Large-subunit ribosomal RNA, domain VI from Candidatus Avelusimicrobium intestinipullorum, 270 nucleotides, folded computationally.
[in-house]
Context: one part of a larger RNA
RNA sequence: CGCAGGAAACUUGAGAGGAGUUGUCCAUAGUACGAGAGGGCCUGGAUGAACGAACCUCCUGUAUAUCAGUUGUUUCUACAGAAGCAUAGCUGAUUAGCGGUGUUCGGUAGGGAUAAACGCUGAAAGCAUAUAAGCGUGAAACCCGCCUCAAGAUAAGGUUUCCCUGGUAGAUUAACUACCCAGAAGACCCCCGGAAGACUACCGGGUUGAUAGGCAGAGUGUGUAAGCACAGUAAUGUGUUCAGCUAAUCUGUACUAAUAGGUCGUGAGG
Numbered sequence: 001c002g003c004a005g006g007a008a009a010c011u012u013g014a015g016a017g018g019a020g021u022u023g024u025c026c027a028u029a030g031u032a033c034g035a036g037a038g039g040g041c042c043u044g045g046a047u048g049a050a051c052g053a054a055c056c057u058c059c060u061g062u063a064u065a066u067c068a069g070u071u072g073u074u075u076c077u078a079c080a081g082a083a084g085c086a087u088a089g090c091u092g093a094u095u096a097g098c099g100g101u102g103u104u105c106g107g108u109a110g111g112g113a114u115a116a117a118c119g120c121u122g123a124a125a126g127c128a129u130a131u132a133a134g135c136g137u138g139a140a141a142c143c144c145g146c147c148u149c150a151a152g153a154u155a156a157g158g159u160u161u162c163c164c165u166g167g168u169a170g171a172u173u174a175a176c177u178a179c180c181c182a183g184a185a186g187a188c189c190c191c192c193g194g195a196a197g198a199c200u201a202c203c204g205g206g207u208u209g210a211u212a213g214g215c216a217g218a219g220u221g222u223g224u225a226a227g228c229a230c231a232g233u234a235a236u237g238u239g240u241u242c243a244g245c246u247a248a249u250c251u252g253u254a255c256u257a258a259u260a261g262g263u264c265g266u267g268a269g270g
Base pairs, nucleotide, nucleotide: 001152005163006162007161008160009159010158011157015149016148017147018146021049022048023047024046025045026044027043033038051106052105053104054103055102059100060099061098062097066093067092068091069090070089071086072085073084074083075082076081110144111143112142117137118136119135120134164269166180167179168178169177170176181267182266186264187263188262189261190206191205192204193203194202211257212256213255214253215252216251217250218249221245222244227240228239229238230237231236
């Protein structure tokens, strides 16, 4: 821009893409078969491999500052206690998130039409013949079925709901043009954000508000803070104390910030 008014949702599916793999074992059954050795078809079940998708409960990895320990040095303030720098100083753990080596799930079933192949009925050709007319069975291949996208499918589809019902003049109706009047539904700008993201887009929220931050509580992690008291000459230990601190998690709460405002979009539709 188009889809013959504008808008918000929900959809149909022409068409396109994805997937499509396979082993071993058990029962049937040591049965059919076979002198024996050996050893099934069919049917039903179990369990794997590789591949793929989703996810983070478990395991595992990371986790630049969540907790603790600790070295050197500087500073605050001498002690104690802290902070800075040294690869995050080093070390041991670790929430969320993101991952896999982890977990769950998938390939199906079924239908249609067939290939090779196998048949029924059956003449030409009194027989025979699956074929000439006619009717069947039949494969991981084909078409559906499963998953995803999809009306720019210009053949531009469908459904539901919402919105707009002024005036004057030109030239009398329609249409058109000019000016004035009002500016809908809805969308955007702007702002607060996000399991969305390079930007954009997408999604949520904007006081009729829990969108983000803060605060409170919970959870999680770390592992028993500081101070004081006691024991010890002291290093240190014990008690207060499963303490103290605690990122991204959960719940609640308007304390802070989403204020105020602007723009587009028209007047019933060839």

It was read from a public genome assembly. The coordinates come from a structure-prediction model, not an experiment, and the mean pLDDT is 88.